[in-house]
RNA sequence: ACGGCCGUGGUCCAGUGGCUACGACGUCUGUCUCACUCACAGAAGAUCGCCGGUUCAAGUCCGGCCGGCCGUA
Numbered sequence: 001a002c003g004g005c006c007g008u009g010g011u012c013c014a015g016u017g018g019c020u021a022c023g024a025c026g027u028c029u030g031u032c033u034c035a036c037u038c039a040c041a042g043a044a045g046a047u048c049g050c051c052g053g054u055u056c057a058a059g060u061c062c063g064g065c066c067g068g069c070c071g072u073a
Base pairs, nucleotide, nucleotide: 001072002071003070004069005068006067007066010025011024012023018056027043028042029041030040031039049065050064051063052062053061
């Protein structure tokens, strides 16, 4: 330099056009306990890497850019 894949809560991920973006771990609160852990109940937390485009409607499709991984040279 070129090609492929990827970027979504603090972390790992699901969601491949349609109502309010799924879940696990973690965090916080409550119940329980002398207390902690466990267990149970609940809550907060992501405008989806950035800028444009297509569409009635975009996390999803298209273009450019940035970053990561793999491959070729």
Transfer RNA from an archaeon, 73 nucleotides, folded computationally. Its mean pLDDT, the model's own confidence on a scale to 100, is 84. Its Rfam family is "tRNA". Rfam classes the family as a transfer RNA.